[in-house]
Context: one part of a larger RNA
RNA sequence: CGUGGAGUGUUUGAGGGAAGUCGACCCUAGUACGAGAGGACCGGGUUGAACGAACCUCUGGUCUAUCGGCUUUGCCACCAGGCGAAUUGCCGAGUAGCUAUGUUCGGAAGGGAUAAGCGCUGAAAGCAUCUAAGCGCGAAGCCCAUCCCAAGAUUAGACACAGACCCCCGGAAGACUACCGGGUUGAUAGGCUCAAGGUAUAAGACAAGCAAUUGUUUCAGCCGAAGAGUACUAAUAGGUCGUUUAUAGACCGGUCA
Repeated sequence: CGUGGAGUGUUUGAGGGAAGUCGACCCUAGUACGAGAGGACCGGGUUGAACGAACCUCUGGUCUAUCGGCUUUGCCACCAGGCGAAUUGCCGAGUAGCUAUGUUCGGAAGGGAUAAGCGCUGAAAGCAUCUAAGCGCGAAGCCCAUCCCAAGAUUAGACACAGACCCCCGGAAGACUACCGGGUUGAUAGGCUCAAGGUAUAAGACAAGCAAUUGUUUCAGCCGAAGAGUACUAAUAGGUCGUUUAUAGACCGGUCA
């Protein structure tokens, strides 16, 4: 830009894409077969490898605004307690999130037409012949079926619908935009409270010890992202366009310069 009033939601599916893999073991059955050695078809079940998708309960990784330990140095006059710098100063752990080596799931079953092949009926050619007419079976392959996209499918489909934008608070959404949630008739984010979870028993005081240090108070203290509650803070106030006509059109999108 077209289709379409814009726009929103739900859809049909022309068409396109993805997937499609390969073992082992057990039962049938030590059966059929075979002198024996050996050893099945068919059918059923179990369990894997590689690959793929989703996810983070578990196992781990990471977790530079979490907690703790340790060192040097500067500063807070000193002690104690802290802060800055030293690769995050170094080290030990580690929530959310993100992750694989972790977890869950997938390939199936079924139908149609066939290939090689196997057949039925059957002439040309009184026989024979799967083929010439006709009919059947037959593959991990083909077409469906499964999952995903999909009306620019210009043949542009169907159904229902009046709200949308600016602005602001935000997001497991994101380069921007877009998308999603919320905007006081409110739990959207922050704060606060509670409880998880992480660190590992704070400071101060008291006690023991000459002291280093230890014990009690104390499973304490502190705490980023995750949960619930709570209007304390901020989403105030307001503006633009549109709304049964189909003109027009904020906004979105596109084209040209």